RNA sequence: CGGAACGUAGCGCAGCCUGGUAGCGCACCUGAAUGGGGUUCAGGGGGUCGGAGGUUCAAUUCCUCUCGUUCCGA
Numbered sequence: 001c002g003g004a005a006c007g008u009a010g011c012g013c014a015g016c017c018u019g020g021u022a023g024c025g026c027a028c029c030u031g032a033a034u035g036g037g038g039u040u041c042a043g044g045g046g047g048u049c050g051g052a053g054g055u056u057c058a059a060u061u062c063c064u065c066u067c068g069u070u071c072c073g074a
Base pairs, nucleotide, nucleotide: 001073002072003071004070005069006068007067010026011025012024013023020057028044029043030042031041032040033039050066051065052064053063054062
């Protein structure tokens, strides 16, 4: 310098192709069961989807630019 993949909750990920209210597991908070812990059950909080712009009635999703990480090539 060229190319590719990935970036979504504290952590690990799905959803994107085919646009239509952002989800799962673990973790966290509250309550119940227990003398307490562990465990189980019930309930709850937490995200402007790496950033900016564009298209659209509507963008995590499509387009452009850009940032970060990893890999491949030179």